About this RNA: Model confidence (mean pLDDT): 84 of 100. This is a predicted structure of a 1403-nucleotide RNA (small-subunit ribosomal RNA) from an uncultured Synergistota bacterium. It matches the Rfam family "Bacterial small subunit ribosomal RNA". For this family Rfam cites "Crystal structure of the ribosome at 5.5 A resolution" (Yusupov et al., Science, 2001).
RNA sequence: CGGCGUGCCUACACAUGCAAGUCGUACGAGAAAGUCGGCUUCGGCCGGCGAGUAAAGUGGCGCACGGGUGAGUAACGCGUGGAUAAUCUACCCUUGAGUUGGGAAUAACGUGCCGAAAGGUGCGCUAAUACCGAAUAAUACUGAGUGACUAAUGUUGCUUAGUCAAAGAAGGCCUCUGCUUGCAAGCUUUCGCUGAAGGAUGAGUCCGCGUACCAUUAGCUAGUUGGUAGGGUAAUGGCCCACCAAGGCGACGACGGGUAGCCGGCCUGAGAGGGUGACCGGCCACACUGGAACUGAGACACGGUCCAGACUCCUACGGGAGGCAGCAGUGGGGAAUUUUGGGCAAUGGGGGAGACCCUGACCCAGCGACGCCGCGUGAGGGAAGACGGCCUUCGGGUUGUAAACCUCUUUUGUACGGGAAGAUAAUGACGGUACUGUACGAAUAAGUCCCGGCUAACUACGUGCCAGCAGCCGCGGUAAUACGUAGGGGACGAGCGUUGUCCGGAAUUACUGGGCGUAAAGGGCGCGCAGGCUGCGUUACAAGUCAGCUGUUAAAAUCAUGGGCUUACCCCAUGAGUGCGGUUGAAACUGUAGUGCUAGAGUACUGUAGAGGCAAGCGGAAUUCCCAGUGUAGCGGUGAAAUGCGUAAAUAUUGGGAGGAACACCGGUGGCGUAGGCGGCUUGCUGGACAGUAACUGACGCUGAGGCGCGAAAGCCAGGGGAGCAAACGGGAUUAGAUACCCCGGUAGUCCUGGCUGUAAACGAUGAAUGCUAGGUGUGGGUGUAGCGAUACAUCUGUGCCGUAGUUAACGCGUUAAGCAUUCCGCCUGGGGAGUACGGUCGCAAGAUUGAAACUCAAAGGAAUUGACGGGGGCCCGCACAAGCGGUGGAGCAUGUGGUUUAAUUCGAUGCAACGCGAAGAACCUUACCUGGGCUUGACAUCCCUGGAAUUCCGUGGAAACACGGAAGUGCCUUUCGGGGAACCAGGAGACAGGUGCUGCAUGGCUGUCGUCAGCUCGUGUCGUGAGAUGUUGGGUUAAGUCCCGCAACGAGCGCAACCCUUAUCUUUAAUUGCCAGCAUUCAGUUGGGCACUUUAAAGAGACUGCCGGUGUUAAACCGGAGGAAGGUGGGGAUGACGUCAAGUCCUCAUGGCCUUUAUGCCCAGGGCUACACACGUGCUACAAUGGGUGGUACAAAGAGUAGCAAGCUCGCGAGAGUGAGCAAAUCUCAAAAAGCCAUCCUCAGUUCGGAUUGGAGUCUGCAACUCGCCUCCAUGAAGUUGGAAUCGCUAGUAAUCGCGGAUCAGCAUGCCGCGGUGAAUACGUUCCCGGGCCUUGUACACACCGCCCGUCACACCCGGAAAAUCGAUUGCACCAGAAGUCGUUAAGCUAACCCCUUCACA
Repeated sequence: CGGCGUGCCUACACAUGCAAGUCGUACGAGAAAGUCGGCUUCGGCCGGCGAGUAAAGUGGCGCACGGGUGAGUAACGCGUGGAUAAUCUACCCUUGAGUUGGGAAUAACGUGCCGAAAGGUGCGCUAAUACCGAAUAAUACUGAGUGACUAAUGUUGCUUAGUCAAAGAAGGCCUCUGCUUGCAAGCUUUCGCUGAAGGAUGAGUCCGCGUACCAUUAGCUAGUUGGUAGGGUAAUGGCCCACCAAGGCGACGACGGGUAGCCGGCCUGAGAGGGUGACCGGCCACACUGGAACUGAGACACGGUCCAGACUCCUACGGGAGGCAGCAGUGGGGAAUUUUGGGCAAUGGGGGAGACCCUGACCCAGCGACGCCGCGUGAGGGAAGACGGCCUUCGGGUUGUAAACCUCUUUUGUACGGGAAGAUAAUGACGGUACUGUACGAAUAAGUCCCGGCUAACUACGUGCCAGCAGCCGCGGUAAUACGUAGGGGACGAGCGUUGUCCGGAAUUACUGGGCGUAAAGGGCGCGCAGGCUGCGUUACAAGUCAGCUGUUAAAAUCAUGGGCUUACCCCAUGAGUGCGGUUGAAACUGUAGUGCUAGAGUACUGUAGAGGCAAGCGGAAUUCCCAGUGUAGCGGUGAAAUGCGUAAAUAUUGGGAGGAACACCGGUGGCGUAGGCGGCUUGCUGGACAGUAACUGACGCUGAGGCGCGAAAGCCAGGGGAGCAAACGGGAUUAGAUACCCCGGUAGUCCUGGCUGUAAACGAUGAAUGCUAGGUGUGGGUGUAGCGAUACAUCUGUGCCGUAGUUAACGCGUUAAGCAUUCCGCCUGGGGAGUACGGUCGCAAGAUUGAAACUCAAAGGAAUUGACGGGGGCCCGCACAAGCGGUGGAGCAUGUGGUUUAAUUCGAUGCAACGCGAAGAACCUUACCUGGGCUUGACAUCCCUGGAAUUCCGUGGAAACACGGAAGUGCCUUUCGGGGAACCAGGAGACAGGUGCUGCAUGGCUGUCGUCAGCUCGUGUCGUGAGAUGUUGGGUUAAGUCCCGCAACGAGCGCAACCCUUAUCUUUAAUUGCCAGCAUUCAGUUGGGCACUUUAAAGAGACUGCCGGUGUUAAACCGGAGGAAGGUGGGGAUGACGUCAAGUCCUCAUGGCCUUUAUGCCCAGGGCUACACACGUGCUACAAUGGGUGGUACAAAGAGUAGCAAGCUCGCGAGAGUGAGCAAAUCUCAAAAAGCCAUCCUCAGUUCGGAUUGGAGUCUGCAACUCGCCUCCAUGAAGUUGGAAUCGCUAGUAAUCGCGGAUCAGCAUGCCGCGGUGAAUACGUUCCCGGGCCUUGUACACACCGCCCGUCACACCCGGAAAAUCGAUUGCACCAGAAGUCGUUAAGCUAACCCCUUCACA
């Protein structure tokens, strides 16, 4: 763009136009405009044509069709198949008969009157195919008689008596008759008319079957059901009426309620089904709402009438008019649906003899991508893979042959021509349309959704749980393929997406085709009416069933085949086609009827077991109470107590008595019963079961909606009874509270009789019955066989456990099925709301039973698995507790942290596992912070250009950085001697540098922690549907998943252990700087000498449960012992599995992304990190006599040292200073070890304890000790007298205590890392606290108990129920008023033709 279809799903109200008229060949009457002619007194008149036309009227036919809508209707309304012997049918067709002869009116019209109008009315005239008598007539109708036939009230003949009809119009003709040119009578043709029969068509009525929801609608019905007579209708019938009878319908769903037009079909589906009833077609119903009839063949009538109502309109207020659910159209309503078009050309309809007229039926056009179908928006070539865009690992990739450009085509379009079929002679709205010719020119023509998975298609940026997306799961909290945009891609394409609806998937209502032990679901149990199902033979029938034929199943549609539009959609033709009816057969099965059988079921007889039921009686033990005795101060109760009881004599104990309830032992997954349930003994009555016999009946059976009965406990009513126990209640405890658990009391109740209630985890969470399908082992009851017997075997029936096949989601079930089958019943259909509300039924009540919805959630649930957890269990370990020793928490100070403060007090670390931590050392520097002063290719790296070696020194300004100025000074390599190069410095431009800026939740690496805990896994195999399990569990043992044994497991890996270092013993080698036994020597291992010893440092040895005994499973191993320096891992260290904590660190380093770029970078000075009401952690020093002071004296180890350690000497009270040997170290130095020992003073005090704080004076380091260093001396002399709750470390050379060294470092340690000296106490043990390991158990946890989760309350909102009352809709019964109309009765009034009477006529 074209074709074919399709378009108020909302019965609301409608302006305007059109949608049903036609016939003069039924009839009477009959204009006007205009024009022509004539006349005229010019006012006009007459005549012809117009024209027998228009319009109106009488009459005929039509208007009941066609067209619209779906309100009502759950119905013989519809569908399907029949019936009409219970009927009608205009026009049409066929057949045969007739159409004779009269009469009286009335519209129109004329005229008068009333009214605004609509309209009405009086008088007068007239026609007909209008109306009315008469004649004639049948196979019609009525009566009577009489045959045949039928399933039937009947059908169909014959005879006879009676009754009923009509209309003409038009054309033609003249043989006969009349007038007589021709016409009339007449004849004839056509169209009508009348009655009859038949047909066709259409319609009415009746019947079988089918036709949705609610039982929270269970009873309905008085013309109701039937009969008789009658009426009425075209026709059957309570359709109507009178009388009579008392029926009729209903669980196979009546009655009632809500909803709905039904069907052919349409959509979906593999089908069975489910949904639906637009267009087209059939039927029905309706026509503003309700009612009613008239006319007519047909209506109770869409464009007719009457009445009532509502509404709208006109009005002169007296009255009138109207009905779009016809076609257009308007308003309203609504999510939403078109033009007030053309034409009767075709098809069809009405009228007419016809011409023709009418036809919003119909045919066309218009509008709408509303649907389906078709077509196009170009085709071929074209790589430097252009520009641009986007991405990028910066190389490139992609958009992309896409574009440009070249060549070509012209569907479509535009312009101009030709030009149909549809029409059989004429007639074409569509329409100059379809189609077609020529020309022009790539020209006029692409969008929508999507790109996380489902589901085809990915990147960048923006955003930062915001904005937003979302069908489900779910995305978004700074790297979003999920939001928004872009680029790219995917899908479909004149469409695409959304929303709504239906079916599907959904076996998720399961007929096909599901379930009920635990997921939702077995009725609490029995009896049993209806219903459903029902053993083995045989005979008959043929209802079901099966087969053939046949009628119907309208057309359209669907399907198949063929054909016509260029194709397709579309259209045409033919065929097939599941239902119902008829008919002919078959007889297996079901059914019905008959007849037989005994295996089901029952009866009889003989036995057996039993807490089966009901009633009556009896018994002992125990509790309580009463009486009496003995006896005295307690008893009782609890985790512990108290309330309570008791001197008025309890408890205890003895004797006697009362009363009620329950029945120890036996007693048992033993028994009985349908279930609930049943327990002392005896008696009576009574139900069932089982075994045996096989005598009898002969399918008598199973199940069972409703119904009936039974039915624990609690509860209710009435009357008894009441010992113990014990809701409620009281008191005492416990507790934060304790309306509980515990204790002391205690009433209903528990018991009996009678009645009610009717529920339970009424459970085997498993309905009943029947048949079939391995076993083993207990136990109750019976029988048989064998045996002398104990007993064994067989069998029937109960009751348990285990288990095969099978089954189950799994767990499990498994002849007592949850297996395999059949029959019947009950029940289920996501969770919550809710077993609630409302209604009904039952109940005295409590309540029971039946039993929803709104709303809300995306789950709820089952079984099993792995973890984690438990104030679950078992086993085991650890300075975990216990046993000990010493501390912290109190004091002062040091140090870190929090907090506060500040310009800044840089940042990080925060339970254990942050807090003397990063920091192995902040006066400047460090330094990241603050203030101020400066720099901008930069303090640092690479590249380019220019100049200059580098460098050193001086002056001025300044706080310095820095700025300005001056002076000195030229090197190395190469060279063609111009220069070039390397390094360095200065200047310049830009790429870039820089960042201790952010994110440790983007990361690497490193680290902490559980934890040096003994665990964590894999391959193969096996088991399980699977997650997973097994191995790895079990029995022992170990420090250990260490080892041994066993085992559907067998092996292996990472961990454990060992290998490594150190320490303890010995040997060998070696012997300086180390050592010294003997020899010599010295102040001194100082020296000679030596290398035995010590030591040093290299290599070895040694320890392995190896040996012995015992225990143990003949094992692993444990216990004891021997030997040995060391004994069961000898001590210590290094070594840290899989993983956990989004643990810590972007400020060590590295690094993604983001941010910054004259600053968040860099330089400098000063300040700060050192602040100080306070709180905490870690330490130091103490509080003193096991001590402090003073003097003397002894013994280490491990380290460090040249910008260093520094002896010795001198000076200083001292810190230290000066000088300085030695030593790059087993040589020299730091270096004095200290506690200890000896001696002495102090004598229990705020001290001769303690040393803070402060004043003064100094030393040292350093550019510089003010903020802010250490140390020394003199003076000062604070708190503190052993530390609350709480809490930490340690098991042996350990704790405690004592000193020494080192790193960092100019200087600065109470910290840290090391070293040695002295050197304890205690461990019964594993109950408890904490942490951990293994096994097991429960779980509603899995972010894993720091989990999950419940209820009240507060506020807001949503939904439901109830509610005084109120509004609307619908409805039953009764009553009042009552229009039109029909039928009946009456007849005041009217009346032509007809009839009667009568007359001259009228009346």